[in-house]
């Protein structure tokens, strides 16, 4: 550098529940563990979700749109613990 054990040390925490913030997607905190060797950080590329505002409409509904969200969807960037085999 690369790789990732039925090892070691230290971590994270899905679903669900409660509280809270938000128009929503979703976030945060506590409980809880399905999993994770980057499930640390970063919305940079793609994907996905939402549609308040805006567009459009008939001052409606349906519809369109990210500037919103997701890094535990994939890829990139960046930092980092341990050390069997190869």
């Nucleotide at each position: 550098u690369a790789c990732g054990a039925u090892a070691c040390u230290a971590g994270c925490a899905a679903a669900c529940u409660u509280a809270u913030c938000g128009a929503a997607a979703g976030g945060u905190a506590a409980g809880g563990a399905c999993g994770c060797a980057a499930a640390g950080c970063u919305a940079c590329g793609g994907g996905u979700c939402u549609a308040a505002c805006g567009c459009a409409u008939g001052u409606a509904a349906a519809g369109c749109u990210a500037u919103g969200a997701u890094c535990g969807c994939c890829g990139g960037g960046u930092u980092g613990c341990c050390g069997a085999a190869a």